[in-house]
Molecule: Bacterial RNase P class A
Organism: Gemmatimonadales bacterium
RNA sequence: GCAGCAUGCGAGUGAGGGUCGCCGGUGGGCAGGUUCGCCUGGACCACCGGAGGAAAGUCCGAGCUCCACAGGGCAGGGUGCCGGGUAACGCCCGGGCGGCGCGAGCCGACGGAAAGUGCAACAGAAAGCAAACCGCCGAUGGCUCCCUCGGGAGCACAGGCAAGGGUGAAAGGGUGCGGUAAGAGCGCACCGGGCCGCUGGUGACAGGGGCCGCAUGGCAAACCCCACCCGGAGCAAGGCCAAGCAGGGACGACGGAGCGGCCCGCUCCAUCUGAGUCCCGGGUCGGCUGCUCGAGCGGCGUGGCAACACGUCGCCCAGAGAAAUGACACUCACCCGCCUUCGGGCGGGGACAGAACUCGGCUUAAUCGCAUGCGGCCCCU
Numbered sequence: 001g002c003a004g005c006a007u008g009c010g011a012g013u014g015a016g017g018g019u020c021g022c023c024g025g026u027g028g029g030c031a032g033g034u035u036c037g038c039c040u041g042g043a044c045c046a047c048c049g050g051a052g053g054a055a056a057g058u059c060c061g062a063g064c065u066c067c068a069c070a071g072g073g074c075a076g077g078g079u080g081c082c083g084g085g086u087a088a089c090g091c092c093c094g095g096g097c098g099g100c101g102c103g104a105g106c107c108g109a110c111g112g113a114a115a116g117u118g119c120a121a122c123a124g125a126a127a128g129c130a131a132a133c134c135g136c137c138g139a140u141g142g143c144u145c146c147c148u149c150g151g152g153a154g155c156a157c158a159g160g161c162a163a164g165g166g167u168g169a170a171a172g173g174g175u176g177c178g179g180u181a182a183g184a185g186c187g188c189a190c191c192g193g194g195c196c197g198c199u200g201g202u203g204a205c206a207g208g209g210g211c212c213g214c215a216u217g218g219c220a221a222a223c224c225c226c227a228c229c230c231g232g233a234g235c236a237a238g239g240c241c242a243a244g245c246a247g248g249g250a251c252g253a254c255g256g257a258g259c260g261g262c263c264c265g266c267u268c269c270a271u272c273u274g275a276g277u278c279c280c281g282g283g284u285c286g287g288c289u290g291c292u293c294g295a296g297c298g299g300c301g302u303g304g305c306a307a308c309a310c311g312u313c314g315c316c317c318a319g320a321g322a323a324a325u326g327a328c329a330c331u332c333a334c335c336c337g338c339c340u341u342c343g344g345g346c347g348g349g350g351a352c353a354g355a356a357c358u359c360g361g362c363u364u365a366a367u368c369g370c371a372u373g374c375g376g377c378c379c380c381u
Base pairs, nucleotide, nucleotide: 001377002376004374005373006372007371008370009369010368011367013333014332015331016330018328019327020326022050023049024048025047026046027045028044030041031040032039033038052352056363057362059361060360061359062358063357064234065233066232067231076230077229078228079227080226081095082094083093084092085091096110097108098107099106100105111225112224116223117222118219119218133165134164135161136160137159140158141157142155143154144153145152146151173191174190175189176188177187178186192214193212194211195210196209198207199206200205238289239288240287241286247280248279249278250277251276255269256268257267258266259265296315297314298313299312300311301310302309303308334349335348336347337346338345339344
């Protein structure tokens, strides 16, 4: 210098004020009410706060709430190498094994296929008590020929073989030497595999030894078996208050018209199938709550390889509803493009996206920038 790997962080590029708005809170003023303590409040003023790394998908795990619940089993769902972390997890950290990469590193549902059932298209001779298309051999038997009668040569009919070719994702261990008619764990060595001890490790597992020629190929994100885990619904959970209408109960003639200035009174009408008032339970509209101080965030220290834990100090960080977080112009810096008389001028400033009870994760979406560590190749000293 080039092309990479891993981890972490930031972001309508940064800093600065200005104007006009939106949502929440606090205070003031004002208004209303009042038991004079205070309470309530649309609009007004001031101050403070106001989206994300994914707020998303709602895929896992929890808190919280209500419902259900003796105990056990079946069904159903999930998880699946080991150790640790955590409130918990299918998450995270560390490790083992396998695969990929020159490497830094990356990826893996990674228990069981000698419990049983099942599946394997096409191709191929043969695909599950394996098989023989091409091929090799033809020792043995057969046929033909020759012969010095001991035998020899040929054919490939019987038969033998599974080395080589071919098919396939997969063809019943691999490589080599020996062996043989040709071959074959047929024999041997090494590798692989099975069984049994030993050593190291908490463990997954690793190393090494002995025995066995090898005896049961693949698929369990096919059924299944084994081990472990799992009640249901969700803030539209749930709680409180409570117009109207309907229901129940108690009291029970207010009212309208006439006489009259008004009250009492009198008359008539309506009315017991009940006006009106009060009370009761449930509860609609609506209001309040749940509601944001929490497994919280940041700094430092201690323990630990780490995830993380503990201690200490500091901080308060949206809580409304179908829903605010916006718009405009300016200065400086930075970046990009164009122009340039090289002084500068003009134009522009990315994506994915938008809190709705709250956390821990995963996954998905997408653009730019920064930092740290590590490995590879090339060049120079």